[in-house]
Context: one part of a larger RNA
Order: sequence, then structure tokens, then C1' cells
RNA sequence: GAAUGAACGCUGGCGGCGUGCUUAACACAUGCAAGUCGCACGAGAACGCUUCAGCUUGCUGGAGCUAGUAAAGUGGCGCACGGGUGAGUAACGCGUGGGUAAUCUACCUCCGAAUUGGGGAUAACACUGCGAAAGCGGUGCUAAUACCGAAUGACAUCUCAGGGACCUCGGUCUCUAAGAUCAAAGGUGGCCUCUACAUGUAAGCUACUGUUUGGAGAUGAGCCCGCGUACCAUUAGCUAGUUGGUAGGGUAAUGGCCUACCAAGGCUUCGAUGGUUAGCUGGUCUGAGAGGAUGAUCAGCCACACUGGAACUGACACACGGUCCAGACUCCUACGGGAGGCAGCAGUGAGGAAUUUUGCGCAAUGGGGGAAACCCUGACGCAGCAACGCCGCGUGAGUGAUGAAGGCUUUCGGGUCGUAAAGCUCUGUCAAGUGGGAAGAAUAUGCCCUGUGAUAAUACCAUGGGGCACUGACGGUACCACUGAAGGAAGCACCGGCUAACUCCGUGCCAGCAGCCGCGGUAAUACGGGGGGUGCAAGCGUUAUUC
Repeated sequence: GAAUGAACGCUGGCGGCGUGCUUAACACAUGCAAGUCGCACGAGAACGCUUCAGCUUGCUGGAGCUAGUAAAGUGGCGCACGGGUGAGUAACGCGUGGGUAAUCUACCUCCGAAUUGGGGAUAACACUGCGAAAGCGGUGCUAAUACCGAAUGACAUCUCAGGGACCUCGGUCUCUAAGAUCAAAGGUGGCCUCUACAUGUAAGCUACUGUUUGGAGAUGAGCCCGCGUACCAUUAGCUAGUUGGUAGGGUAAUGGCCUACCAAGGCUUCGAUGGUUAGCUGGUCUGAGAGGAUGAUCAGCCACACUGGAACUGACACACGGUCCAGACUCCUACGGGAGGCAGCAGUGAGGAAUUUUGCGCAAUGGGGGAAACCCUGACGCAGCAACGCCGCGUGAGUGAUGAAGGCUUUCGGGUCGUAAAGCUCUGUCAAGUGGGAAGAAUAUGCCCUGUGAUAAUACCAUGGGGCACUGACGGUACCACUGAAGGAAGCACCGGCUAACUCCGUGCCAGCAGCCGCGGUAAUACGGGGGGUGCAAGCGUUAUUC
């Protein structure tokens, strides 16, 4: 000099854009942060309103609307994403480059094939039992795209036999033959062309969507390898599933991953083992560079979710707002037993030099569910607080010498603050007030017109084009115009040398200053105050840290 997620002191006008627990991975009150689908399924209220009947005249019962709504249940998909934190980890964890002929991949896209026919339950519900509660039973009824057999089935998988081509261990392509194994579910809209009853509906047809099975893609993930990746030798030896083989188990998959047996290996001064510290990277800061330091915000990867362990479900977890066990802590209890996990967003206590609102909205972007309308979304978009940072703007401009008054100083002549002020002439940024007032919104959806496909069809459906309607948290915000008005807006540090900037008074080795050298013991440019000056400026200094 530059820099900071900074803090402290003094001061403080406005705006834009960012940033904001670096400490206790300490403990957490309260609210919210993951739901959705009635186009999978059965069932289905109440309040209230209208009306009718009975009578004891304010009650009982019925019907309709509320409403096939709310809430609950079965089932599907999602909850493994998104969001947080950095405790652990010196490691194939990360970075980079490869391998997988050793692998998986829900939803999505494309291309094939199929979607036959049955069965038995169970929640909800009703009745009932136990319990303070959390909750747990018993009996009976019922549905499904829930569950279970059966049929069919190959270009799928496996086994076996034979052959060919390519080739990178188990691969790809292909021919022939045999055997074994495994499927399914419907829903919604429309229509009578064909059949039946003969109105229209059913079987049926048709469109969309789902289901099963196979191939390919896309995306995501698993595993393996080369190289790189902190300090300590005041850590020199370490190792028994240890190192390798065979066989088996396990996995989507290789492998001591695990087991049995066999062998005795494996690592190491090119630093093993042990210890300390630490998430890694793109980047960031500094520097001419080489380097050094660092890893907040943003992005990629990893790890973790009160502490430790375990599996279940599932395409994916050994799962932050799931389950089970153990532990510590907190809470409820009828003492028998239960409940909980903010390192999600706000917020509280504690710790600390120190770090924000228990805000608004799903309008946009994105995510989950849904055919859609839509619902959910503390992701996100915004607003609030904080000079914490960067950037921009303002606090006026011109003129004005009796060089006013006043302050300071003086050699008493003067000098200086100083064109500074006043005065005169202007301007109107910001702030204030008044009026107007956005872009961010176009999809989706509904209606109208129209094209294409499918079809028996002008219906329905799918898909494209045009038009209209609807939707804004921010926000009456940004912005614009007008009104009046110099009015409301400057401080902080320093002035001995380094280092830009000097005098007077007070003090008298005292009080004090100080980054280093050093000042102060009676004329202190170094302490304290005044005047003057220098530097930076809504900031200025100090402290801490890095180069």
C1' cells in the first nucleotide's frame, strides 16, 4: 500500500447492488418448512336454510337444499429432490484423466407385442372391550389400478448341444435345435356403423389415459485405476482377514466384502505405523510475476442430522422434519406408562468483541401431485433491520474589499482566518408535499373462428394457428410532472523525523504521549487547550488478521 463475513471509538443526508453467529455440531418455547390425486376405491356428515306432520307451542320426526361438499379411510405417486451445517474425514474424500468386456437406473422420449378368465380377504363403517393418555384389541359387513392363484407368452432370462464372424477377461452380431421360468388393471369421454331389446341403453365400436413385457435413448448413480492433495522422525518399524490362492456365500456388480481350507506373505527412510491439524475444489485476497495466504456469500463434490448401532420400504436411503434398539437430556403422567429432537425459515436463552423480522406472496422462476381446474412449496420472489462492504449523488453556484464585526497573533506598524461571511444575482439534484403511474404476464384455462389426425361420424378426443377474457406479493413502488424552498444535510484523524501540515497559552521527568527513533526536569512545533494548517470524507481513525 492492498484486503476483510470484521469489531471498537467519534460522527452520520439519500439511493442502487450485495452481504450479515467466523464463538457453543450448546439447549430450544411458539408458528410454519411435503404433500397431492374423487379421471384407482368403498363409504359419507354437521351447522344453517326451506318445507311438512305430531302435539305438551317449543320440542320431536320426515323430505329437499347444504353436498356427493368437509373430515377420515384403502390405494397410487412424491416424501432419497429442494433447504441446513462442516462435527467427522489426511481418505480414491476431493481435483484431474481414464476404465466398467464387472453394473443398475422410477418418472421422461422413441419403436414392437399384449391387456384373457377367476378367487379370497381387509380398512373405513356398526357393535363392543382395555387404558389417565399415547394407543391396543374382539365380533360382524364391504370395494378397488390393494392382494392371490390360473391361462397365454418371446426377439426376455437361464441351462444344454453344435457352428460362424468380429473382438478389449464375463462382450457384440448371427444360425439351428431342445428344455425350464416369468405377465397384466383398469379409468374417463363420445357414438349407435355392426348385434340384442327396439325410446335409448347394453354388449360393442371409438378416442385419450393407464397396466404388463421387450428393445433403444436420455438422465442419474454404483464400483475400479494413474497422477496430485497439510505438519511432526523429539513418531521407525507396522500387519493375522493381515498378503495371496482355491471353493462357496453375498451384491445390481468386481473384490477378504464374508466364510472354510491352503500357502506365508504384504507395507516401509521415495517416510510405513503413530500423533496433531483440516471438509476438498472452481475460486477469493495479495503480488510485476513466481509465489504466499485463504476456502464467507455463488457453483460442483463429499460427510452429517441429539449421541451410538441396525435394518425395513423403495428405482434410488441404511433416510434432517420415517421405523426399531441403547444412551444422555427435556416434557406429560392417574406412577402403570408415554412424548420429543431448529446443523430448515423466523424467533428465544446461553456463549461472545460481534452478526437481522416470530414480515408479505406463490404474481414470476423452479419443484411435488393431478387429465385439468387447482392444491402444496420459509425453495424462490420481495419487503424489514444494520454505513457491514462496493458504487453513485448531495450538503449549493456566480459575484462580492469599508479586506466589516469577531477570534488568534504581533516587533503594536500590522498579519491571518478571508471572497470566507454579509449583501446582490441565480439554480433546484436529494429530501418534503401534490397529481399521474409502469415493465416484470405469458403460458395454462374458458369461450369463439379455423386447419390436421383418428373414426361409421359433422359427436368426443388428440394436436396446431388466430382472436377475446382472466391473473402482480413487491406497490400507488420505480419513473414522470408540478409546488415552494439555500432552505433540512460534515465529520474524523493528524501537524518532531519517518510523513503532507506551526504558532500561542497551560504544565514543569509531574500530568501525560508513543508504530520506531524517542518527547516532558520553566521559553515543549512531540503532553493538554486555543488559533491556524494538512489528509480523507458520509465517513474517519484504532484494533485484529493476510499478502
Small-subunit ribosomal RNA, 5' domain from a metagenome, 547 nucleotides, folded computationally.
The coordinates come from a structure-prediction model, not an experiment, and the mean pLDDT is 81.